RNA sequence: GGAGUGGUUCGGGUGAACGCGGGGCCGGCUUGGCCGGUCUCGAGGAAAGUCCGAGCUCCACAGGGCAGGAUGCUGGGUAACGCCCAGGGGGGGCGACCCCACAGAAAGUGCCACAGAAAACAAACCGCCCGGCCGCUGGCCGGGUAAGGGUGAAAAGGUGAGGUAAGAGCUCACCGCGUCGCCGGCGACGGGGACGGCACGGCAAACCUCAUCCGGAGCAAGGCCAAAUAGGGGAGGAGAGGUGGCCCGCCUCGCAACGACUCCCGGGUAGGCCGCACGAGGCGGCGGGCAACCGCCGUCCCAGAUGAAUGCUCACCCGGCGCGCCGGCGCACCCCGCCGGCCGCCGACAGAACUCGGCUUACAGAACCACUCCGGCC
Numbered sequence: 001g002g003a004g005u006g007g008u009u010c011g012g013g014u015g016a017a018c019g020c021g022g023g024g025c026c027g028g029c030u031u032g033g034c035c036g037g038u039c040u041c042g043a044g045g046a047a048a049g050u051c052c053g054a055g056c057u058c059c060a061c062a063g064g065g066c067a068g069g070a071u072g073c074u075g076g077g078u079a080a081c082g083c084c085c086a087g088g089g090g091g092g093g094c095g096a097c098c099c100c101a102c103a104g105a106a107a108g109u110g111c112c113a114c115a116g117a118a119a120a121c122a123a124a125c126c127g128c129c130c131g132g133c134c135g136c137u138g139g140c141c142g143g144g145u146a147a148g149g150g151u152g153a154a155a156a157g158g159u160g161a162g163g164u165a166a167g168a169g170c171u172c173a174c175c176g177c178g179u180c181g182c183c184g185g186c187g188a189c190g191g192g193g194a195c196g197g198c199a200c201g202g203c204a205a206a207c208c209u210c211a212u213c214c215g216g217a218g219c220a221a222g223g224c225c226a227a228a229u230a231g232g233g234g235a236g237g238a239g240a241g242g243u244g245g246c247c248c249g250c251c252u253c254g255c256a257a258c259g260a261c262u263c264c265c266g267g268g269u270a271g272g273c274c275g276c277a278c279g280a281g282g283c284g285g286c287g288g289g290c291a292a293c294c295g296c297c298g299u300c301c302c303a304g305a306u307g308a309a310u311g312c313u314c315a316c317c318c319g320g321c322g323c324g325c326c327g328g329c330g331c332a333c334c335c336c337g338c339c340g341g342c343c344g345c346c347g348a349c350a351g352a353a354c355u356c357g358g359c360u361u362a363c364a365g366a367a368c369c370a371c372u373c374c375g376g377c378c
Base pairs, nucleotide, nucleotide: 001374002373003372004371005370006369007368008367009366010365012317013316014315015314016313018311020042021041022040023039024038025037026036027035028034029033044349048360049359051358052357053356054355055354056218057217058216059215068214069213070212071211072210073087074086075085076084077083088102089100090099091098092097103209104208108207109206110203111202112201125149126148127145128144129143130142131141132140133139134138157175158174159173160172161171162170176198177196178195179194180193182191183190184189222274223273224272225271232265233264234263235262236261242258243257245255246254281300282299283298284297285296286295287294288293318347319346320345321344322343324342325341326340327339328338329337330336
């Protein structure tokens, strides 16, 4: 200098003017509230997707099982997790580093397309070998052979040697596999030994089996205050009158009922308030731990809207871009490169809505840290 890997931080700044939402204080009024003044606060690393896990609230609930769902190496962290850290195993990369649902296929069922002779009760297409026959450089028939060729994602342990008619775990060594000890490790697992002579193809994000975990709904949860109108319950209901009843018909009297109206009570709606902003909180220091994380001390208060505020304009600065213009420098004519000024354009992804811990996805650009590989020079 080039090419990369992992991670961290920021993601425009300052000022002025006009506005918007919350809170505190002061003042005024027909304090129910409204208006004015002043001070202060006012989006994010993802506020997003709503994919996991929790807090909180209401409902349900003896215990256990079935069904259903999720997870699936080990140890740790955490309120909890499907998250994080450390480690083991497997795979990729020269490397830094990255990726992996990584339990069980000798419990059962199922599947393995095409090609191929044969795809799991193995299987002779070509080839090789042996025997017989014939029309004899060959062909036919019978048998042996999974070493070689060919097909396939996958062909029934691999490599080498011995052996054989040719071959074959047929035999041997090593590797793989299985069983049983030993050593190291908390463990996943690693190392090594003896025995077995191959029995055991792959797929479980196929059914299934095993282990662990899981009640449901969600802040429109839930609670409180509480108009108008309509309706419900209760009390009062003067005088006259009306309606039906006690009473078969009529009349009178009496009794109680309905009823205008007044008051009270309770439920729901509109509306308002709480939930709701001090929290598994942020920052700094010290200590423990490889780390995730935890403990102690100090310090800070940091949005709470509900048609839903957090905006817009101007000036200066910052960063980037331009076959732009001007000037300077370099082989000064041009091209080209560098520096400075002016002008113009651009500054992403996206916006809280009960709150946290994660994951995932989107993102113009800038800065920094650690590490790897290659090349050059000293």

Annotation:
The prediction has a mean pLDDT of 77. The RNA shown here (Bacterial RNase P class A) has 378 nucleotides and comes from a Candidatus Latescibacterota bacterium. RNAcentral holds the sequence, with entries from ENA. It is recorded under the gene name rnpB.